[in-house]
Context: one part of a larger RNA
Molecule: small-subunit ribosomal RNA, central domain
Organism: Cupressus sempervirens
Formats: sequence, C1' cells, structure tokens
RNA sequence: CUAGGCGUAAAGGGCACGUAGGUGGUGAAUCUGCAGGGUUGGAAGUGAAAGUCGCCAACAAUUGGCAGGGUGCUUUCGGAACCAAUUCACUUGAGUGAGAUAGGGGAGAGUGGAAUUUCAUGUGUAGGGAUCAAAUCUGGAGAUCUACGAAGGAACGCCAAAAGCGAAGGCAACUCUCUAGGUCUACACUGAUGCUGGGGUGCGAAAUCAUGGGGAGCAAACAGGAUCAGAUAUCCUAGUAGUCCAUGCCGUAAAUGAUGAGUGUUCGUCCUUGGUCCCCAACUACUAUAGCUGGAGCCAGAUCAGGGGCCCAGCUAACGCAUGAAACACUUCGCUGGGGAGUACGGUCGUAAGACUGAAACUC
Repeated sequence: CUAGGCGUAAAGGGCACGUAGGUGGUGAAUCUGCAGGGUUGGAAGUGAAAGUCGCCAACAAUUGGCAGGGUGCUUUCGGAACCAAUUCACUUGAGUGAGAUAGGGGAGAGUGGAAUUUCAUGUGUAGGGAUCAAAUCUGGAGAUCUACGAAGGAACGCCAAAAGCGAAGGCAACUCUCUAGGUCUACACUGAUGCUGGGGUGCGAAAUCAUGGGGAGCAAACAGGAUCAGAUAUCCUAGUAGUCCAUGCCGUAAAUGAUGAGUGUUCGUCCUUGGUCCCCAACUACUAUAGCUGGAGCCAGAUCAGGGGCCCAGCUAACGCAUGAAACACUUCGCUGGGGAGUACGGUCGUAAGACUGAAACUC
C1' cells in the first nucleotide's frame, strides 16, 4: 500500500459546528462553441530501419523474400445512454412561515424549609463519644440530653420512574427575567439550498493551577490512638489544602452504548413518554347526526416522534444484536500485528503539573 476489519479478541476521534475535498433527488434542452469537453463509432495520415509474429525457398547454425501486427498520436465525419458543463423546470430530500405542545436544556436574580455545626440563655447531673473490643478525644471551668433564640455555609428528602431534556460533558427545592433546541398538525412558501468533513474553531466531569472571597459538614496530606510479626494501610479521634463563589487556566476520564455521522429497506409482540385521529362525557336561545368545552381516560384501536423488555429471518468465533441492528445496502470521516512505546527526539500549547503530535534500532 492493498485486501479484510474496528460491541467484548488490535482498532470509533470525548462531543459538536464548519473550510477545502469527497459525495449527492426528479424531468427536459444543448452536443461544445473562442483553445481541445470525458467516454464511444467510422475514415484518412503517421507510427523509420533493425527487432517481433506468420508464410515461402534453401538449410547444421542461419540467411534471403513476402505479408501482418504495431494497444499510440494528429486530422476529420458522427452518436447522445452515462460523467462533467451551460440553460430551463419540478417537489418527495432540506429549510422557512402558521397553529398547538412537553421538558431537572442553558444563564442571571430573588426566596424557602428540614438537617449538621457553632454561639447565647434556662433546666439538669455524671458521664459522653467511639469500636469486634478498646484507647487517643471530650466532660464538675458543668459536657451528652432537653427548651427557646441567633449566626453561618453547603446540599435540596418525599414526588422519582426501564420517566424527561441536552451534541457530548451533564441537568432536580420554589419563583421571576432573558434565552437555545425539539415534537405534533394541516396547509402555504423557497426550490436540491443536502450528507460527510483532512486542517480549523468552539464546548468539554472530577482533580490540579492563578488571583480575590468564603469556609457549616465532609475530607487527600499531616498528627495521635489501636490492630499487626511489621502496618508508612484497613478501624478510631482530631484535622489542612480542597470541596463552595467570582474571573481565568488546564483539555484529560472505563469522556462507555467499550457500538462515528447520515440516508434508505426489512416478521411479530408487550410496556412507557409527548402529540394527532378515533372514542367517551357534560353543556347549549336557534343547528343536537351540530357547535363548543373538558376527560385520574372506563373500553377498543390507528398513526407520527422518542425511551425500554422479549423475539423471527439474517448476522456473529461465541456471548449476543435483532425496525434506536451488531441484518440488507450506499456516502463520508477516524483507526490499522504484539513488544519496544504512547517511550525518545523535535515542534506547538501551558505559570506549572503536563497535554497534543509521535518514531526508530532491536525482537516475536
């Protein structure tokens, strides 16, 4: 490099947006123009000789003669299915508008109750706390317990679910403001505007780092007490960074569905979330087979968009997957035997920690 692969054997980038590139719906027309569209058919010219292939003559080797071939290039005359180009249309892909609608989606501000801790005061007296058992610890300078009050910080019980939302990371007390995306319905509009995406840009748990705040609980480090042969651990008592906020930095995780994104096609069955239809119920000056409003849906379904459980075909080394595929196909990106090694060197980024990029010798 090719082929074959990438859930678990090696292998999907943490996630998105998007440039170049690649690739891409339907129906027509033009036939390529000024220099020269690609593919395709015919004709002409050229394609030196030697060589090569075939035939003939003689032949030991060989030599001589003749006839082919020469995949290419140029010129010219055509063809119109495909690719490219130009032009004109179409609506089913994509998008916009309209009417509904669900949600812990995001940001900011404010508010709340339970609990822990501390403090103040009252009552009250001898233990409390811890553990397998203890001790360190705490308590007559009055603890634990109990009542009332205050302060402060962090997290939001039940609801809660295989549930919901988000591209991923992730998101949960309540209210308000701002804001992004989705789903459904029936039409109207634009008319291929699509998909993927090397580089690039942005987002990205926890921990770490910088500056300034904050500090209730928890708790690396450190200290003490136990345990043990030892115990730099486990267990206990204390406890600092940190955890929290603001602004930056870092850019990594078993960042997992260990399954890249997009499109299309394919048996069934059960549950669930959000719609629509159907269904049911109430109401009514006039229509009552109508209109309108509502429904913890009591019954039975249909159909979109999600979330789950079984399972046929098919696939798979097996486990298993199975209409949200690991089935059948297409487009496109990433990755490519084990060790050496995610190491060395160089480069870029970072305050640092380090991150990204990333070999070779040698060896199997």